[in-house]
RNA sequence: GCUGCUGUAGCUCAGCUGGUAGAGCAAUCGAUUCGUAAUCGAUAGGUCGUCAGUUCGAUUCUGACCAGCAGCACCA
Repeated sequence: GCUGCUGUAGCUCAGCUGGUAGAGCAAUCGAUUCGUAAUCGAUAGGUCGUCAGUUCGAUUCUGACCAGCAGCACCA
């Protein structure tokens, strides 16, 4: 340099034949317990990597860019 994949909650990941986003763990509060752990319930937490385009409507489709990973090429 070329090609492909990935980017969503604090962490690990779902969700994509376009219709205002979820789970587990973690956090906070409560119940239970003499107390802790465990268990149970509830709450909060997201400009869906960035910028544009298409569309009535984009996490989802298209383009560019950024970051990470893998493969290929080059290495005078």
Predicted 3D model of a 76-nucleotide RNA (transfer RNA) from a Burkholderiales bacterium. Model confidence (mean pLDDT): 80 of 100. It matches the Rfam family "tRNA". By type it is a transfer RNA.